Source information:
The part of an RNA shown here (large-subunit ribosomal RNA, domain II) has 688 nucleotides and comes from Austrofundulus limnaeus. Its Rfam family is "Bacterial large subunit ribosomal RNA". Its family is annotated with structural constituent of ribosome and ribosome in the Gene Ontology. The RNAcentral record of the full RNA draws on SILVA.
Context: one part of a larger RNA
């Protein structure tokens, strides 16, 4: 775990509220007592209880009264009247009070046949080795001490069985055993081991002391009793449908996972506002902006009060300054606890308009009082959390449905119940997989991309747009030539000749055109090149500019892995447009049903119009068992239960029928009354 039996909101009083039914300014008995047809009967009984008046602490006193000195003021009444009794239902309270559940806590008693520990009395310790005192002898001393060599047996002395223990190790772990096997090891003449009989007891004992032991129990034993001890905790609490439908906040709390008042839910009365759009009049200091408008924070410049440094000088006094700096202007630009200024929105109130029961009061019943993710405005946090604290929304919570591969709250949508009809949302349409290999122009070449994500910054990647230059008087790039003189300019230098450094009105000159030279190069020269010009060529070239669009590098993490996968390049990828269709429980279209509210009717029904997701939780309606009154029934020609089948309630709890079995009881309809309905509590007991 599965079967099948038990298995949790009752009972009794008091209250208090509905709903029914008697009586009614009244209602009601109660215990008794008679009677009796013996019924939850009738009569009797008015003690009492409860309204009819209340105000005062009272005495009282009265539509009034207390308070006070009051006729004053003021509280509380009266004017304004329904109440009681019974039955039944929700609900509270006092009892165990919805069941089950502690550790504990007191009290009476039983226990030292296990064990600690004392007392009395018995009992046990192979066998081996070491050799203390003292003795004896010899030696030796004046005596003694001292040696040595016998002798002799001492010890919590050695080794080691029985006996006691209980170091190591493996095995054992539903064992052979609720402490054990093996092995290996300690003690073994001692503060030793053991038998018998006795003592000491539960806040006590006993303890070479470890909180150990005191009957497999011990940081307070067991029994039985207080006791159904208490549990703001945790579990489970049973058949069925049908209307509504929450809250996770606010203040307090020895509180904080509990409660109480509010707040939000249902139910019945009651009320007539409510929400929304405009318009109109208003309060207010957010976002913003702004500060020469405060308060404070603060860029750069003038300007230099004043103050540090240097000079100077006896001392004052003067000078000076790439110093630091008030005030005042210029200029820039900042603030939750700054404001000369200031919306949008939200609030309040009229008014007019649309809505149509969403509003408001009271009574009775709850629940909730850990929330949560998501957007947006803030606060702490690191402008870190699936972090936390607030707000204002909206879903989850309590919400199924379709799409986001899969996913509580993201996107579409709010599921009475049936359809093998339609039609759309959101998303999709090559295959997995319903629907375009749709239509049109680009563009991407990276598989970038194809539903989760990246920077700074590099790059003739490639499309494009705007600007401007240069170009048939021939551009640009490549080829041909040319690129000269004064001159090696001048200074420096060993040298410096275009090309180490420096300085220059870097001039002039011959040209078609050439720098007192752009790079290479030499010790210096030379040599090689470019600038510029010429010629060939023939049509577009450039501004390593500027914007813009798709790739590209940057691009490192824990199997191989985040296109859901197959794949897929004039996409099946990115834009921009468009026309099809697919795609939900959405809407619609047909039946059907439920429950308001309105007609219409006595009513049963009928129409019509809206409604019907749902956790705590309220509130209808009803199925089922068992008993028990009344009718009238069945039933050895076969009851109940057992088992199968067939049907009915086109909603269920559940009824009907009948076939075998089974053998003696039992069910309908009206009513009443409960030990009244099982999947869960490591539930209780019994099976297998």
């Nucleotide at each position: 775990g599965c079967c099948u039996a038990c298995g949790a909101g009752u009972u009794a009083c008091c209250g208090u509220u509905g709903c029914u039914g008697g009586c009614a300014a009244g209602g009601a008995u109660a215990a008794g007592c008679a009677c009796u047809u013996c019924a939850g009967g009738u009569g009797u009984g008015g003690a009492u209880c409860c309204g009819u008046a209340g105000c005062g602490a009272a005495a009282g006193c009265g539509a009034g009264u207390c308070u006070g000195a009051a006729u004053a003021g003021g509280g509380c009444g009266c004017u304004a009247u329904a109440g009681u009794c019974a039955g039944u239902a929700g609900u509270g309270g006092u009892a165990g009070a919805c069941g089950c559940g502690a550790a504990a806590c007191c009290g009476u008693g039983u226990g030292a046949u296990c064990u600690a520990c004392c007392c009395a009395u018995g009992g046990g310790c192979a066998g081996g080795a070491u050799g203390a005192a003292g003795c004896u002898g010899u030696g030796g001393u004046a005596a003694c001490a001292c040696a040595c060599a016998g002798u002799g047996g001492a010890g919590g002395u050695c080794c080691g069985a029985a006996c006691c223990g209980g170091u190591u190790g493996a095995c054992g772990u539903u064992g052979a055993a609720a402490a054990g096997u093996c092995u290996u090891c300690g003690g073994a003449u001692g503060a030793c081991c053991u038998g018998u009989g006795g003592g000491u007891a539960g806040g006590g004992g006993u303890g070479a002391a470890a909180g150990g032991c005191c009957a497999a129990u011990c940081a307070a034993a067991c029994u039985c009793g207080g006791a159904a001890a208490u549990a703001g905790c945790u579990c489970g609490u049973a058949c069925u449908c049908c209307c509504c439908g929450a809250a996770a906040u606010g203040c307090a709390u020895u509180u904080a996972g509990g409660u109480g008042c509010a707040g939000c839910g249902c139910u019945g009365a009651u009320u007539u506002a409510g929400u929304u759009a405009u318009a109109u009049a208003g309060a207010g200091g957010u976002a913003g902006a702004g500060c020469u408008a405060c308060u404070g924070a603060u860029u750069g410049g003038a300007u230099g009060c004043g103050g540090g440094g240097g000079c100077u000088u006896c001392a004052c006094c003067g000078c000076c300054u790439a110093c630091c700096a008030a005030u005042u202007c210029c200029u820039g630009a900042c603030a939750a606890a700054c404001u000369c200024c200031g919306a949008a929105u939200g609030c309040u109130a009229u008014a007019u308009a649309a809505u149509g029961a969403u509003u408001u009061u009271c009574a009775g019943c709850a629940g909730u009082g850990a929330g949560g993710g998501c957007a947006u405005g803030g606060g702490u946090g690191c402008u870190a959390a699936g972090g936390u604290c607030c707000a204002u929304g909206u879903c989850c919570g309590a919400g199924a449905g379709g799409g986001a591969a899969a996913g509580a709250a993201c996107c579409c949508a709010g599921a009475c119940c049936a359809a093998c009809a339609g039609u759309u949302a959101a998303g999709g349409u090559c295959c997995c997989a319903a629907a375009a290999u749709c239509u049109a122009u680009a563009c991407u070449a990276a598989g970038u991309u194809g539903a989760a994500c990246a920077a700074a910054g590099g790059a003739g990647g490639u499309c494009u747009g705007a600007u401007u230059g240069c170009a048939g008087a021939g551009a640009c790039a490549g080829c041909c030539a040319g690129g000269a003189u004064g001159u090696u300019a001048g200074c420096u230098u060993g040298g410096a000749a275009g090309c180490a450094g420096c300085u220059a009105u870097u001039c002039a000159u011959u040209u078609a055109a050439a720098g007192a030279g752009u790079g290479c190069g030499u010790a210096a020269c030379a040599g090689c090149u470019c600038a510029c010009u010429g010629g060939u060529c023939g049509a577009g070239c450039g501004a390593g500019g500027c914007g813009g669009g798709c790739a590209u590098c940057g691009a490192u993490a824990a199997u191989a892995a985040a296109c859901g996968g197959g794949c897929a390049u004039c996409a099946a990828g990115u834009a921009u447009a468009g026309u099809a269709c697919c795609g939900a429980a959405g809407c619609u279209u047909u039946g059907g049903a439920u429950u308001a509210u309105a007609u219409a009717g006595a009513a049963a029904u009928a129409u019509a119009u809206a409604c019907u997701g749902g956790u705590a939780g309220g509130g209808g309606a009803g199925c089922a068992u068992u008993c028990u009154g009344a009718u009238a029934g069945c039933g050895g020609u076969g009851a109940a239960g057992g088992u199968g089948a067939a049907u009915c309630g086109a909603c269920a709890a559940g009824g009907u029928u009948u076939g075998c079995u089974g053998g003696a009881g039992u069910g309908a309809u009206c009513a009443g009354a409960a030990a009244a309905g099982c999947a869960a509590a490591u539930g209780u007991a019994g099976g297998g």